């Protein structure tokens, strides 16, 4: 210091990885008041005009000038410096840094200490003055001269060699000290005072003191040289690399060691603890992030170190190998009289050029520091100021307060008065400063001079605000927004964070325990090598000593300053001061000795080595043996035989197929056999024999840690594959060939080559799997089986059976623990050690290239551009399955009745036609539906005319706005318009907004309703328990149910919406009631017949029936059986009705964006003088067709014609209409009753009886049409309905397909309502005549439960897959081709060194020679870029082409390796796997 959040998913967990939130560095967009400190060319170490960046000092000589002075200027000799400072960051992976060391191998001017010393002589030369040479640079000769120039002798010293002291440090003397010899071999002067001496001045001499100097030696101080350990980036797709290599002897050479050079001898050296080579790079102190570890950079500042246009080389000097110094080469640029010559900004300013990008050709030596100088001084683009960039830190304003008015949900905002304050800012004076600004003080004036950017879907803080757009235009780190109500584009307006900033690009580091040391992981997520032996490495058993490397404790030196941090000054940044800490480290001294190493002794638990019976498909080799298959020979038979889901294709009369004998030849090796053995794996199966390997288990006899893994390495290694040779019965890629099929390059069949099989070799891969790395210890148990022992028991005495213990091997269940879960669990996947290998989002890709290996096929090893927000893992819930169980259902079957589909009609729907045929509905669940039978209305189309604006404003109105209206006119018609005027008397559609309506448009914006899953039988919810969690249980199981009814069982126990109960109609029975019902009974009365009687009518009465009100009755109650004693089923009994008695109502949470804006209602959008609103006509009826539903028929169980019989439902005032009359009838005219248990519709009809028809397109069947008439209505031409005559189509029972129904059911028969002015064959109801079959099943179409696989979840109408075709993108091969690097080898070669020779005015020249050498040219390798015809993949792009591979048994299980083969997923062959459903049997486990 301990951080998260957002994206895979319908939901979970996990795995993962992409993005957000911090902080830093540049550059940028908009914006921008001031002030201070800091820093400011990161690309091109490209080029570079101009200007400055190093001079100073009198020791000497000269010249000039002057206010004689250590006087000033100028050159020139001489000295000291110009090796510093400033500037880059090119090369450099070690000649560099950095940290600790070593010099017994070295140097250091100036500087400081201490000693001694400056003695005699001699020389030259520039200035200069003369003369030449050159365009310039610049040079040549002669002549003169001075020193602190240069040289000689002397002393002092140094060095070298040898001794010697043996004193000192020290590991070690070649240091230090002393003697002896040899070599070498020092010096410079100046200048003030003072005092003498010469001189006329100028001055010069001589002594002495002081200062400045010079010269030896020593020691210090500083500055460098050199060694040495040690740390130091990527890369094995660089594994072998070196000839001065590595060493020795001697020489050179240097300040010094050294292979640093040379000569000559040996052959060595380095390397997997990464040599060598490639790539990048100054390093360090420190800087960013970071809790830490640790990533990540080294800009400024400060060590260090390299460079100076590439390169090379010496000279001078204490230092150089110097770049503001020299010579030469090679490139660039300038001068040029062509002969020659300058030049190097990576100092400070500035310019170009290159960039995303980085400044002024300023000012001062006032502080600092440096150089020179005795000082004074000079001098310095070092440095200290200024300018100029928000570049980065830090600071500070951009006001305050009151009052009023609107707004406002408060805070509070906007406006307006008003007062306050003056940082800043503007003007003026001091101070500041080298000058100057700023800052300080002081005075004036004025709220004045100053706020923005980015954001508001989520993460993430702030709008569910308007407008505007309409998958467009946009945004958008991720996830996602936008296709007409956008909190997500763009404007506003409101809010939100930051604030002189704020936001973007890009990098770095943290979040990221996603490289894990701190601190993961590898059965299924990405990951244990196929096995196994074994090399270095790493790890290592008991006990004793001894050492002290490791480690542990103190203690010394060092890790510069700066940076940090804390305190003091300072307002503050910054600066100073003082402390502190880092700097994690190195060396060094001293102690400890438990552990870990090291040395030595011991021990046996580990390992190994031996014995002993036994167990084993281990290997190899020889032999042997059995069935079958095929093939031949014979015989024997005879027409088929083989195949398949069916079939050809094949065989066969040249005799098959079948049966019987012989033969031949090649694989193989049933049964035993067993989640039984064996073996490292891969793999190992007839019986013997031989040689072999390894393991248990006993025995403890022997050896003593001899051990564990194991980077490289060797070895082994299925199937298919090569090679060479044999061999071939079966089987059988490729291949023919018949079938399936749209196809069919498959699946099925029929044939067949390689191959399967021996040898001998190569190859070296696999779902080589336990998806699980080896060895070792430790942690509960049960139960199987295998071998080997130990003991008990029984015995038929057998290598026998059975129990049991121990070791060991090999299943299964499970504790604890683990794991994301699924599971693992003494055969861990738990615990804990040891070691080894692998992994780090998806693709691209196991590709490419490089390298190794291979006869090839190919292994091994293994990237990147690019692409993408997921890809996964286990789990869960649905859903789904050409997956399993179970259990149900006449919109399922089956058994069976009846239809539909042909035919006419009639209706609905497509289509198509039209001015218009309005418009919805579309599998089941549209199509006689929208109650949708539309003449006109209905109307929503068309076509044609007309009319209509509440309210606001504004044009316009008492010279009449608006409204009304005669009459003409226009017109079909109409004060509607227009003429004409008349009434009436205040408003006012000419314009704009706004409305009114709108059957205009969204059933994808919606309420309400409805319809389907579905009368299925499920949905849930509380508490509790499981699971991290979604979720789970409950709801499962057995049994029963019409039913999740309903018993029993069970981590569940209850409950709740559904089932069911209720309600409602029907069926017995009973009670109330009795008019408009009813009339048995009774009286009475007419009429008929007249034998009891019938009929009506009226009184009584209400028994009966009917009405409609209550009640009763069925509960599996009773009996038997069957079932658990249950729920419950079977059967009977009773009963009017049995098992829910029938029939209906009532329709669970929820699915389909299921119908419907067109029945209403509604949100948004549109029309608004037309999409309103009204009127006429027309359409919605069209008609070459296609579909649905009916309706009528094809007829003899029928037609037809007389006669006869029996309902229920319900309807009725612009209704039903009794009856009477007229028509043949429809229908007409009278007319009574009824607002209805009272009158009317009202006649049922199939049905019987009797006649006719005799199978005929009929006496079936009516369709079309024609004539005539009725009826409703403003009007039946388009387009009604009926009556009646005529007319009489098509149809003789319906192809593949389909529908509907289990009893008063289906079929027939007909009545009534409904709309309705009129029309029903249609709806919705309502009686009558009345069967057949089944008592089952899940085949089939579907439903509920339970399981199961799933890559599916907008859910199998899902998903997905590879080719072709299009387009855009990186990469890759590529004949070449143009560049650039590096490194070798040759050859020219400036120039250096070194010998020798020779000259010589001794400064050096000249030529010989060796050697090294920049540069440049040739050749080659080998790295690397650009382009490249063209060729192959690969990755990405809403709706191209072909199939269907995968996922559910994906309709042939997949998939791995490997071969062939094919337009493509892919087939097929062999061998393997299970990470394969199913359903059966074995075995084994619980």
């Nucleotide at each position: 210091a301990c951080u998260c959040c957002g994206g895979u998913u319908g939901a979970u967990c996990c795995u993962g990885c992409c993005g957000g939130c911090g902080g830093c560095c540049a550059c940028u967009g908009c914006u921008a008041u001031c002030g201070g400190g800091c820093u400011g060319g990161g690309u091109c170490a490209g080029c570079c005009a101009u200007g400055c960046a190093a001079g100073u000092c009198u020791g000497c000589u000269g010249a000039g000038c002057u206010u004689u002075a250590a006087g000033c200027u100028c050159a020139g000799c001489g000295g000291c410096g110009c090796a510093c400072g400033g500037c880059u960051c090119c090369g450099u992976a070690a000649u560099a840094u950095g940290c600790a060391g070593a010099c017994a191998a070295c140097u250091u001017a100036c500087u400081c200490u201490g000693a001694g010393g400056u003695g005699g002589g001699g020389g030259a030369u520039a200035a200069c003055c003369c003369c030449g040479g050159g365009a310039a640079a610049c040079u040549g000769a002669g002549g003169c001269u001075a020193a602190u120039c240069c040289c000689c002798c002397a002393u002092a010293g140094u060095u070298g060699a040898g001794a010697g002291c043996u004193u000192c440090u020290g590991g070690a003397a070649g240091g230090c000290c002393u003697c002896u010899c040899a070599a070498c071999g020092a010096a410079a002067g100046g200048u003030u005072c003072a005092u003498c001496c010469g001189g006329a001045u100028g001055u010069g001499g001589a002594u002495g003191a002081g200062c400045c100097g010079c010269c030896u030696c020593a020691g210090a101080a500083u500055a460098g040289g050199u060694c040495u350990g040690c740390a130091u980036c990527c890369u094995a797709u660089c594994a072998g690399g070196u000839a001065g290599u590595u060493g020795g002897u001697g020489g050179g050479g240097u300040a010094a060691u050294g292979g640093c050079c040379c000569a000559c001898c040996a052959a060595g050296c380095c390397u997997a603890a990464g040599a060598c080579g490639g790539g990048u790079a100054c390093g360090g102190g420190c800087c960013c992030u970071g809790a830490g570890a640790g990533g990540g950079g080294g800009c400024g500042c400060c060590c260090g170190g390299a460079g100076a246009g590439g390169g090379a080389c010496a000279c001078u000097g204490a230092g150089a190998c110097a770049a503001g110094g020299g010579u030469c080469c090679c490139a660039g640029c300038c001068c040029c009289a062509c002969g020659g010559g300058g030049u190097g900004c990576a100092g400070c300013a500035g310019g170009c050029g290159c960039g995303a990008a980085u400044u002024u050709u300023c000012c001062a030596c006032a502080a600092c520091u440096c150089c020179c100088g005795a000082a004074a001084g000079g001098g310095a683009g070092g440095u200290g100021g200024a300018g100029c960039c928000a570049g980065c830190c830090c600071g500070a304003g951009u006001g305050c307060c009151u009052u009023c008015a609107c707004c406002u949900c408060u805070u509070g905002g906007u406006g307006g008065a008003g007062g306050c304050u003056u940082u800043u800012g503007c003007c003026c004076u001091g101070u500041g400063u080298a000058a100057a600004a700023a800052g300080c003080a002081g005075g004036g004036c004025g709220a004045a001079u100053a706020a923005g950017c980015g954001g508001g879907g989520g993460g993430c803080a702030a709008g569910a605000u308007g407008g505007g757009u309409g998958c467009c235009a946009g945004c958008a780190g991720c996830c996602g927004c936008g296709g007409u109500a956008a909190u997500a584009c763009c404007c506003a307006c409101c809010c939100c964070g930051c604030g002189a900033g704020u936001g973007g690009u890009g990098g770095c580091c943290a979040c990221a325990a996603u490289u894990a040391u701190u601190g993961g992981g590898u059965u299924u997520a990405a990951a244990a090598c196929a096995c196994c032996c074994g090399u270095a490495g790493c790890c290592g058993g008991c006990c004793c000593a001894g050492c002290a490397a490791g480690u542990g404790c103190u203690c010394u030196g060092u890790g510069a300053a700066a940076u940090c941090c804390u305190c003091a000054c300072u307002u503050g940044c910054a600066g100073u001061g003082a402390g502190g800490g880092c700097g994690g480290g190195c060396a060094g001294a001293g102690c400890a000795u438990a552990c870990u190493g090291c040395u030595g002794g011991g021990c046996u638990a580990g390992g190994g080595a031996c014995c002993g019976g036994g167990a084993g498909g281990g290997g190899c080799c020889a032999g042997g043996g059995g069935u079958a298959u095929u093939c031949c020979u014979g015989g024997a038979g005879g027409a088929g035989g083989g195949g398949u889901a069916a079939a050809a294709u094949c065989c066969u009369a040249u005799c098959a197929u079948c049966c019987c004998a012989g033969g031949a030849g090649g694989a193989c090796c049933a049964u035993c056999a067993g989640u039984g053995g064996c073996g490292a794996a891969g793999g190992c199966g007839c019986c013997u024999g031989g040689c072999u390997g390894g393991a248990a288990c006993g025995g403890g006899u022997c050896c003593g840690a001899c051990g564990g893994u194991g980077a490289g390495g060797g070895g082994u290694g299925a199937a298919g594959g090569c090679u060479g040779g044999g061999g071939g019965a079966g089987c059988g890629a490729a291949c023919g060939g018949g079938a399936u099929u749209a196809g069919a390059u498959a699946c099925c069949c029929c044939g067949g080559u390689a191959g399967u099989c021996c040898c001998a070799g190569c190859a070296g891969u696999a779902a080589a799997c336990g998806c699980u790395g080896c060895c070792c210890a430790c942690u509960a148990g049960g139960u199987g089986u295998c071998g080997c022992g130990g003991g008990g028991c029984c015995c038929u005495a057998g290598u026998g059976g059975u129990c049991u213990c121990g070791c060991g091997g090999u299943g299964c269940c499970g504790a604890a623990g683990c794991g994301a879960a699924a599971g693992c669990a003494u055969u861990a996947a738990g615990u804990g050690g040891g070691c080894u290998a692998c992994c780090u989002g998806g693709g691209g890709a196991g590709u490419a290239c490089a390298g190794c290996c291979g006869c090839a096929a190919g292994g091994c090893c293994g990237a990147a551009a690019c692409u993408u927000a997921a890809a996964g893992g286990a789990a869960u819930u649905g859903g789904c399955g050409g997956g399993g169980g179970a259990g149900c259902a006449c919109a399922a079957c089956a058994a069976g009745g009846g239809g539909u589909g042909a035919a006419g009609c009639c209706u609905g729907c497509g289509g198509u036609u039209u001015a218009a045929u309005u418009g919805g509905a579309g599998u089941c669940a549209a199509c006689g539906c929208c109650g949708g039978g539309a003449a006109c209305c209905u109307c929503a189309c068309c076509u044609a005319g007309g009319g209509c604006g509440a309210c606001a404003g504004c044009a316009g109105g008492a010279u009449g706005a608006a409204g009304g209206a005669c009459a003409g006119u226009c017109u079909a018609a109409a004060g509607g318009g227009c003429u004409u005027u008349c009434c009436u008397g205040a408003c006012g559609c000419g314009c704009u907004g706004a409305g009114a309506g709108g059957a205009g448009g969204u059933g994808c914006a919606u309420g309400g309703c409805c319809g389907c899953c579905g009368u299925c039988a499920g949905c849930u919810c509380g508490u509790a328990c499981c699971g991290u969690g979604a979720g789970g249980u409950g709801u499962c199981c057995c049994c029963u149910u019409a039913a999740g009814u309903g018993g029993g069982g069970c981590a569940a126990c209850g409950a709740g919406c559904g089932a069911g109960a209720c309600c409602c109609u029907c069926g017995c029975c009973c009670c109330u009631a009795g008019u408009u019902g009813c009339u048995a009974c009774c009286u009475a009365c007419a009429g008929c017949a007249c034998u009891u009687g019938c009929u009506g009518u009226a009184g009584g009465g209400c028994a009966c029936a009917c009405u409609a009100g209550g009640g009763g009755g069925a509960c599996u109650g009773c009996g038997c059986c069957c079932g658990u004693u249950a729920a419950g089923g079977g059967c009977g009994a009773g009963g009017a009705a049995g098992g829910u008695g029938a029939g209906g109502g009532c329709g669970a949470c929820g699915a389909c964006a299921g119908g419907u804006c067109a029945g209403u209602a509604u949100g948004c959008c549109c029309c608004g003088a037309a999409u309103c609103c009204c009127u006429a006509g027309g359409g919605c009826u069209a008609c070459a067709c296609g579909c649905g539903g009916g309706c009528u028929g094809c007829a003899a169980u029928g037609c037809g014609u007389a006669g006869g019989a029996c309902a229920a439902u319900g309807g009725g005032a612009u209704g039903c209409c009794a009856c009477c009359c007229c028509g043949a009838a429809a229908g007409g005219g009278g007319g009574a009753g009824c607002a209805a248990a009272u009158c009317c519709c009202c006649u049922a009809a199939a049905c019987c009886u009797a006649c006719g028809c005799c199978c005929a397109g009929u006496u079936c069947a009516g369709a079309u049409c024609g004539a005539g008439g009725g009826c409703u209505g403003c009007a039946a031409c388009u387009c009604g309905c009926c009556c009646u005559c005529g007319u009489g189509a098509a149809g003789c029972c319906g192809g593949a397909a389909u529908c509907c129904c289990u009893a008063g059911u289906a079929a027939c028969c007909g009545c009534g309502g409904u709309u309705c002015a009129u029309c029903a064959c249609g709806c919705c109801g309502c009686g009558g005549u009345g069967a057949a079959u089944a008592c089952g099943u899940c085949c089939c179409u579907g439903c509920u439960c339970c399981u199961u696989g799933c890559a599916c979840a907008c859910a199998c109408c899902g998903c997905c897959c590879g080719u072709c075709a299009a387009g855009c993108c990186a990469a890759c091969c590529g004949a070449g081709u143009c560049g650039g690097g590096u490194u070798u080898a040759g050859g020219u070669g400036a120039g250096u060194g070194g010998c020798a020779a020779u000259c010589u005015u001794c400064g050096g020249g000249u030529u010989g020679u060796c050697a090294c050498g920049a540069a440049c040219c040739u050749a080659a390798a080998c790295c690397u870029g650009g382009c490249g015809a063209g060729g192959g993949g690969g990755g990405c792009u809403a709706a191209g082409c072909c199939g269907u591979c995968a996922c559910a048994a994906g309709g042939u299980a997949g998939c791995c390796g490997u071969a062939c083969g094919g337009g493509a997923a892919c087939g097929u062959g062999c061998g393997g796997c299970u990470g394969g459903a199913u359903c059966a049997c074995c075995u084994c486990c619980u």
RNAcentral holds the sequence, with entries from ENA and SILVA. Small-subunit ribosomal RNA from a Candidatus Nanoarchaeia archaeon, 1486 nucleotides, folded computationally. Its Rfam family is "Archaeal small subunit ribosomal RNA". Rfam links the family to the GO terms structural constituent of ribosome and ribosome. RNAcentral records the identical sequence in 2 taxa. The coordinates come from a structure-prediction model, not an experiment, and the mean pLDDT is 82.